[in-house]
RNA sequence: AGAGUUUGAUCCUGGCUCAGGAUGAACGCUGGCGGCGUGCCUAACACAUGCAAGUCGAACGAAGCACUGUAAACGGAGAUUCGUCGAAGUUUACUUUGACUUAGUGGCGGACGGGUGAGUAAUGUAUGAGCAACCUGCCUUUCAGUGGGGGACAACAGUUGGAAACGACUGCUAAUACCGCAUGAUGUCAAUUGGGGGCAUCCCCAAAUGACCAAAGGAUUUAUUCGCUGAAAGAUGGGCUCAUAUCUGAUUAGCUAGUUGGUGAGGUAACGGCUCACCAAGGCUGCGAUCAGUAGCCGGACUGAGAGGUUGAACGGCCACAUUGGGACUGAGAUACGGCCCAGACUCCUACGGGAGGCAGCAGUGGGGAAUAUUGGGCAAUGGGCGAAAGCCUGACCCAGCAACGCCGCGUGAAGGAAGAAGGUCUUCGGAUUGUAAACUUCUUUUAUGAGGGACGAAGGACGUGACGGUACCUCAUGAAUAAGCCACGGCUAACUACGUGCCAGCAGCCGCGGUAAUACGUAGGUGGCAAGCGUUAUCCGGAUUUACUGGGUGUAAAGGGCGCGUAGGCGGGGAUGCAAGUCGGAUGUGAAAUCUAUGGGCUUAACCCAUAAACUGCAUUUGAAACUGUGUCUCUUGAGUGCUGGAGAGGUAGACGGAAUUCCUUGUGUAGCGGUGAAAUGCGUAGAUAUAAGGAAGAACACCAGUGGCGAAGGCGGUCUACUGGACAGUAACUGACGCUGAGGCGCGAGAGCGUGGGGAGCAAACAGGAUUAGAUACCCUGGUAGUCCACGCUGUAAACGAUGAAUACUAGGUGUGGGAGGACUGACCCCUUCCGUGCCGCAGUUAACACAAUAAGUAUUCCACCUGGGGAGUACGGCCGCAAGGUUGAAACUCAAAGGAGUUGACGGGGGCCCGCACAAGCGGAGGAACAUGUGGUUUAAUUCGAUGAUACGCGAGGAACCUUACCCGGGCUUGAAUUGCAGAGGAAGGAUUUAGAGAUAAUGACGCCCUUCGGGGCCUCUGUGAAGGUGCUGCAUGGUUGUCGUCAGCUCGUGCCGUGAGGUGUCGGCUUAAGUGCCAUAACGAGCGCAACCCCUCUCCGUAGUUGCCAUCGGGUGAUGCCGGGCACUCUGCGGACACUGCCACCGUAAGGUGUGAGGAAGGUGGGGAUGACGUCAAAUCAGCACGGCCCUUACGUCCGGGGCUACACACGUGUUACAAUGGGGCAUACAGAGCGCCGGCGGCCGGCAACGUCCGUCCAAUCGCGAAAGUGUCCCCCAGUUCGGACUGGGGUCUGCAACCCGACCCCACGAAGCUGGAUUCGCUAGUAAUCGCGCAUCAGCCAUGGCGCGGUGAAUACGUUCCCGGGCCUUGUACACACCGCCCGUCAAGCCAUGAAAGCCGGGGGCGCCUGAAGUCCGUGUCCGCAAGGGUCGGCCUAGGGCGAAACCGGUGAUUGGGGCUAAGUCGUAACAAGGUA
Repeated sequence: AGAGUUUGAUCCUGGCUCAGGAUGAACGCUGGCGGCGUGCCUAACACAUGCAAGUCGAACGAAGCACUGUAAACGGAGAUUCGUCGAAGUUUACUUUGACUUAGUGGCGGACGGGUGAGUAAUGUAUGAGCAACCUGCCUUUCAGUGGGGGACAACAGUUGGAAACGACUGCUAAUACCGCAUGAUGUCAAUUGGGGGCAUCCCCAAAUGACCAAAGGAUUUAUUCGCUGAAAGAUGGGCUCAUAUCUGAUUAGCUAGUUGGUGAGGUAACGGCUCACCAAGGCUGCGAUCAGUAGCCGGACUGAGAGGUUGAACGGCCACAUUGGGACUGAGAUACGGCCCAGACUCCUACGGGAGGCAGCAGUGGGGAAUAUUGGGCAAUGGGCGAAAGCCUGACCCAGCAACGCCGCGUGAAGGAAGAAGGUCUUCGGAUUGUAAACUUCUUUUAUGAGGGACGAAGGACGUGACGGUACCUCAUGAAUAAGCCACGGCUAACUACGUGCCAGCAGCCGCGGUAAUACGUAGGUGGCAAGCGUUAUCCGGAUUUACUGGGUGUAAAGGGCGCGUAGGCGGGGAUGCAAGUCGGAUGUGAAAUCUAUGGGCUUAACCCAUAAACUGCAUUUGAAACUGUGUCUCUUGAGUGCUGGAGAGGUAGACGGAAUUCCUUGUGUAGCGGUGAAAUGCGUAGAUAUAAGGAAGAACACCAGUGGCGAAGGCGGUCUACUGGACAGUAACUGACGCUGAGGCGCGAGAGCGUGGGGAGCAAACAGGAUUAGAUACCCUGGUAGUCCACGCUGUAAACGAUGAAUACUAGGUGUGGGAGGACUGACCCCUUCCGUGCCGCAGUUAACACAAUAAGUAUUCCACCUGGGGAGUACGGCCGCAAGGUUGAAACUCAAAGGAGUUGACGGGGGCCCGCACAAGCGGAGGAACAUGUGGUUUAAUUCGAUGAUACGCGAGGAACCUUACCCGGGCUUGAAUUGCAGAGGAAGGAUUUAGAGAUAAUGACGCCCUUCGGGGCCUCUGUGAAGGUGCUGCAUGGUUGUCGUCAGCUCGUGCCGUGAGGUGUCGGCUUAAGUGCCAUAACGAGCGCAACCCCUCUCCGUAGUUGCCAUCGGGUGAUGCCGGGCACUCUGCGGACACUGCCACCGUAAGGUGUGAGGAAGGUGGGGAUGACGUCAAAUCAGCACGGCCCUUACGUCCGGGGCUACACACGUGUUACAAUGGGGCAUACAGAGCGCCGGCGGCCGGCAACGUCCGUCCAAUCGCGAAAGUGUCCCCCAGUUCGGACUGGGGUCUGCAACCCGACCCCACGAAGCUGGAUUCGCUAGUAAUCGCGCAUCAGCCAUGGCGCGGUGAAUACGUUCCCGGGCCUUGUACACACCGCCCGUCAAGCCAUGAAAGCCGGGGGCGCCUGAAGUCCGUGUCCGCAAGGGUCGGCCUAGGGCGAAACCGGUGAUUGGGGCUAAGUCGUAACAAGGUA
């Protein structure tokens, strides 16, 4: 940094998609270790259990325990002089001590710490200010004080209620608990005086006067110390106010009654409608109020080049909340997570009376969910609470556990090692690859394991103190030992092969793969990428300049409002001067820390952590500058406007007038049609039309002039005249002095159609009717015809309202028309020159994707407005506004597609145009289509009727020969290394085989007879067995080669270099002329070249040379019944070979030339002399796998192969191609003449003979310029006399001939007999332009024979016609349109029918949040309150206000659902038509 995807290709517009990064993630596969972090995003759902806030005995009484002591009682070890004494112990009372315990009173703390993000769009947060309007426990500093009294209440004791929770009564008692009194000021209040300050209210200081208000003690070593009270400061923490910023929706435009302000009062720590009384009527809002939706905010995080966009987990700051809602109390601080009261829901206990509870603290449970951890250890560290302290408490915190959730680091070995092992995969079978990879050798030991040692963290602060933890770390030992997967491999995007599958299964982020050769599916091998992870999914940013501030557009791609006036707003001419809001500079404050960046440092490194710096682009204050913007003042005239002069104009409104035409009416003339069309008909007309003449009526529109002429803002405006009236222009330079431009809302104008009311109504004419057309024709055409068109008034408010181009200003080459005006010059009204305003064309620069625009910009700039952001859904739905309605305006979403689109290019196509050609038409000749037959095809039939060819370009085609064979088909009988080819190994033998038998045959059996070469090893040949191989007319011509048809023997198809174009492409190859021709000439940004054309080749036509046998015979000779028959000759014909000739060369005319023309000359031939071969680039996935070859697939006792028989020859029918005819230009008989090209020994035949003949017998000739096959039409003559015939010959009967193993299915030919249809063929259609058509016969291939009337050749006889290119068909060139490119056999629209999907409406039904009104109203503050309690302070009862909640009600809004209904979208092959794209057949 880009890439893929619209097209045949191109450029552009434009969307979709991908590559990157990130995450509190999840899922799939896999998983070695460590460090540092992170871990309910969902149900602010419900919670069992444990813990999370206590502490102080140095405030207090009391109790208990232990101890000391005393006393009493009991007790009685032991002693005893027997009197008694008496230890331990027990009990009671008092007492001492206690580093003991603690229920209660009291103090401090439970307002911190921890959690969560429901609510909140501002009572919040961020930044910056302010408080002269405030509070602040503990802490620090300073000053002053701490005197003397009093009465209670818990605990406790007793009685008592209750299941419990928890109480009730009586009595006793202490205090740092509570209450008076005293003292008291720098406190508070009141008034006074003086001074000072500020920022409006005001504030500060000093003096003196008066009134009022404090306190608590504890410990002790008696040194003090900790407290307490008042005051002043500080610090910290809060409270309040202001400014700016802070998401979406206008389909939410108006909201607001304590609302806005004032006065007074109350209340508060404090200001304040915070609350109340009264007064006023204000306040907010297009710079978005109100309403609705969504949302904790920030530091930051992710991304990005940045600007931005997204986000707000973890860490830090603020806020809010603590089951839901309300409320206050206490307190320095709460409207209080682990406090209280009430109400609601829920859960639990209950003796049913009543009670208890709140994990959004840490663990944990259930539930929800794709998804998120242990009911762990410790207070050792850091921090917090209490305490004088020891200490206690601390799920804050520090640690550990679980999880690849993330980031970072390490490892799974290293070096050597080619027989390139085995195995796998592929293979052209040679090999390649996996791959130095492995094995193997040597080495190392991170990690894991075992053993030994063993911390820092511990500082304050001397001792002591470690949860983590025997952890990190160090050392040693064993041994490569304990450790690799995931995804991808068609393009984007790095990486390819095989097999399987066969539009199936499946893949896919986009384009798209898969229908039998899939690098895209699945598997394998290989390869690529990343790696303890890899992929997928989801989300965000990026790419996307695809919302464009940086940094986009609007003529045709989406997009300029239909036009004007004008409000707010935005922007604004020259000079001077002041200010300093914007702007620029300096300074100061702030911008928390963390993060980011840089540098340095600490963990072995890194992640991570620490330090320092920078940064935090912001906000605020202050000071300066004054160019620009702004603002104030003064001034100017060029912008703008006014005045004056002048002409132009379909500008507007109203009125009056005019002529032509149409129609109607009246009358006259006049008679049979008129009218209308492609052609007709409907219609009108003998009751007199049309036509014509005169007169009259009515309405509408104004010919010519008339012009890319004029006017108007646009819509629009056209006879003439008048009245009223708007604007523009030119000239002048008198006046004003920036008065300007644009313009959201707003107001107005606004074609046509339409609507309302009333007129009018000639013509035209939706609807409608009829006639045509048509398959239909609700159309186009015709005849009628009503609304409407016209007028007046009102509404509607839209158009391709277009220059598809908003308005304004300035600037930027020219040329040429035209309208209006002015000036100059001129003899001049003309022409010319200059200039202003309009309106056109061409064109440079420039712009543009291109087309094009180009001073009337789409150029260069500025200002303002409007509008666009993929196509469809849709300008639709819902809602609002407007409208009488029709409808207009504003204007979505779900869903769906990967395009939709613009401009240009090349083709193709057009019922577009121009030019040209062709037996294309026309002009002709002869046919086909009708008949019979032959042949091919379709269809049908069949056991089989083998297969292929199917518009032209299949159908007498493959087939140039189906009785068997062919033969591929069917039936039946056989064989399985096979009918044929071949390698190797083994065995054996000649091979073969007359004959006979069985059989339909194949086959089987029989078997007379029966080897060769040799170097002596063997080999050849054959059979059998085994094996490798065969065989297939089985499939795919859409896997192919080769060959062929067709366009088309049409004149085209291309290339190199150059030039033009962003490019596809163009140019050349276009244009003019010419040609059969892209043949040539001229012109020319082209110059040349290639494949085609032509020529070169073959045949034919004339001549020459040469050579003459088998050809020929002029001359000479011989001979015959006759014949080149013979000698001879090569002149001629002819044959073979080699040459010549024809080139528009000559002449005339036309033309620049090329070339054309001529009954031109000459010539055998004249403009390519005629014919053939020759077929450019390409098209039709044209034909052929059955000629052959060949990839792949398929069959292998059969889809191979052999044999017999059958079939390919069937037959209601249809079509193609032919033959023969229908007759007299003929048929028949007889006589008779003339070819060419071929072929011939398994042959062609001649002659004689036989037979009517097909043919047969015998003799003979030719391996061919030698012999043979050999003409017919023609000509001559005779008959027939127009008829189903002496035409025609089908069909049938009989008899034969020939081929062949065999003519039944199924051959040809001959003879006799029979004698069908048919009398020239409908629509339609074919061939042919000269030796052609037509007609006549001859030959050949295949072949035993032949279904040949076919095919390929050959000659004989031998015409007619072409004015011409309008039309049909095909083709070429140029041009034009196109929505086609599979290219018109194209594309494509709508209804209907079917399935699926989302959505609107809908009688209703259900739910939700918010507001309103009324009723009720807990707790509680406050207010009031003679009766009660208290010594008092005070409290309670009661009443009132407010109020959570509850109830009732009427509306609005939002959501869900709903029979039915509306359209919409999507879906290979449904129906009906053909609307659009070409003039799309009616633009």
The RNA shown here (small-subunit ribosomal RNA) has 1483 nucleotides and comes from a metagenome. Model confidence (mean pLDDT): 82 of 100. Its Rfam family is "Bacterial small subunit ribosomal RNA". Its family is annotated with ribosome and structural constituent of ribosome in the Gene Ontology.